[in-house]
Context: one part of a larger RNA
C1' cells in the first nucleotide's frame, strides 16, 4: 500500500509474435451511455440540534437536521462514448523504382597451419621450465625434403565498421529466403499503440540416440613447487569441444536503462540512400542539403551524486512488468515442466 520509485541504492521479463483487455489522428450528422445542471421519491440505527421519560446521567424516547447514495422527472452536449457500415489523409499498410549488408537455411568448393602415416637426408639429442623433471629418442627423435590421410578453424581485409527482435552472425561460390533504408506518391482508408494469459525463438554448459576426433582440454595419472599443494607451472589424457536429430531454457541473456508516438540548443566522426551546386557532357572529387543507422562533446533540464543530455536518465502522454529493510532464501512445502540435471512459481518461523 488511492504513495514513491525501477543506468549504478530493492526494483525493465533474456528477446519476439499475439488473445483479451487498456489506450486511440481529422471532419460532419445522430443518439443523450458517461458527464453536468434543476425538480422530486426515499434515504433504519448511530452521529449532530432542540424537547420528553426513569430522583440525576449512562441509558431510552420524539422531533428536525446530516446521510457525499439509489430511483424517476425535466433539461444540456462541449469532452469521452455509440451508431453512419458516412467522409477525409498527416498515422499505419500496401504497389512501383533503386540499394547497403559477417540476417537465415542448404549444397559444393579452397588455402595457410597443427597432427599422424610412408619415404629420402641426416645424428644425437629433442621438450619443457624461474630452475627442472616426468615424457620423447640409437628399434634413429628433433631439424628438413616429397608424398599421402583427416578433423577442426577461416590470418590479411577487420573498423571507433555492418546485419539481426534478442540470443548472435566472418574463407569463397552457387540455391532458397526474412527483415532494412532512400526515393516515388499510385493504391487502402485508423486497418493503429501496448500486451494479463498463451505460443514461438534464445550463448555457453549439461542430457539422449547415432556418427566424428586433428587441435585444444573438466575428471584422471604422472613430474615440479611447497610446512602442506587434492592448485597456480610441467609432460600425458577421458568425457567434452564438431556432425545430426531430440530435449534442457539458463547467463554480469548488460547499454546493468521495456515497447509506442511528439516535442526541446549546438559541435565533430562515420556507414547507407537521395537533392541541390561547381567543373568538362555524364562521371569522379569537392562544397551544400534531407531522411535513416551508429560514436564522441556539449547547453537548457534532469540527477544523491557519478554522470544522462534529439540514440535522454530532459518535458510530456498510451500500454505492459516489477520493487518496498538485511539474513533466513530464490530456500522449503505444493503445483506445473524435464530422462536426468534442473527449472518456474514461491513462503513461514526464527534472527539483526
Nucleotide at each position: 500500500c488511492u504513495g514513491g520509485g525501477c543506468g549504478u541504492a530493492a526494483a525493465g521479463a533474456g528477446c519476439u509474435c499475439g488473445u483479451a483487455g487498456g489506450u486511440g489522428g481529422u471532419u460532419u450528422g445522430u443518439c443523450g451511455c458517461g458527464u453536468c445542471g434543476u425538480c422530486u421519491g426515499u434515504g433504519a440505527a448511530u452521529c449532530c440540534c432542540g424537547g420528553g421519560g426513569c430522583u440525576u446521567a449512562a441509558c431510552u424516547u420524539c422531533g428536525g437536521g446530516c446521510g457525499u447514495g439509489c430511483g424517476g422527472g425535466c433539461g444540456a452536449u462541449a469532452c469521452g462514448g455509440g451508431c453512419a457500415u458516412a467522409a477525409c489523409u498527416a498515422g499505419a499498410g500496401u504497389g512501383c523504382u533503386g540499394u547497403a549488408g559477417g540476417g537465415g537455411a542448404g549444397a559444393c568448393c579452397g588455402g595457410a597451419a597443427u597432427u599422424c602415416c610412408u619415404g629420402g637426408u641426416g645424428u644425437a639429442g629433442c621438450g619443457g621450465u624461474g630452475a627442472a623433471a616426468u615424457g620423447c629418442g640409437c628399434a634413429g627423435a628433433u631439424a628438413u625434403c616429397a608424398g599421402g590421410a583427416g578433423g577442426a578453424a577461416c590470418a590479411c581485409c577487420g573498423a571507433u565498421g555492418g546485419c539481426g527482435a534478442a540470443g548472435g552472425c566472418a574463407g569463397g561460390u552457387c540455391u532458397c529466403u526474412g527483415g532494412g533504408c532512400a526515393g516515388u506518391u499510385a493504391c487502402u482508408g485508423a486497418c493503429a499503440c501496448u500486451g494479463a494469459g498463451g505460443a514461438g525463438c534464445g550463448a555457453a554448459a549439461g542430457c539422449a540416440u547415432g556418427g566424428g576426433u586433428a587441435g585444444c582440454g573438466a575428471a584422471c595419472a604422472g613430474g615440479a613447487u611447497u610446512a602442506g599443494a587434492u592448485a597456480c607451472c610441467c609432460u600425458g589424457g577421458u568425457a567434452g569441444u564438431c556432425c545430426a536429430u531430440g530435449c534442457c531454457g539458463u547467463a554480469a541473456a548488460c547499454g546493468g536503462u521495456g515497447g509506442g508516438c511528439g516535442c526541446u540548443a549546438g559541435g565533430u566522426g562515420u556507414g547507407g540512400g537521395g537533392g541541390u551546386u561547381u567543373u568538362a557532357u555524364u562521371u569522379a572529387c569537392g562544397a551544400u542539403u534531407c531522411c535513416c543507422g551508429u560514436g564522441c562533446c556539449g547547453u537548457a533540464g534532469c540527477u544523491a551524486a557519478c554522470g544522462c543530455a534529439u540514440u535522454a536518465a530532459g518535458c510530456g502522454c498510451c500500454c505492459c512488468g516489477c520493487c518496498u529493510g538485511g539474513g533466513g532464501a530464490g530456500u522449503a512445502c505444493g503445483g506445473c515442466c524435464g530422462c536426468a540435471a534442473g527449472g518456474c512459481u514461491a513462503a513461514a518461523a526464527c534472527u539483526c
The part of an RNA shown here (small-subunit ribosomal RNA, central domain) has 352 nucleotides and comes from an uncultured bacterium. Rfam family: Bacterial small subunit ribosomal RNA.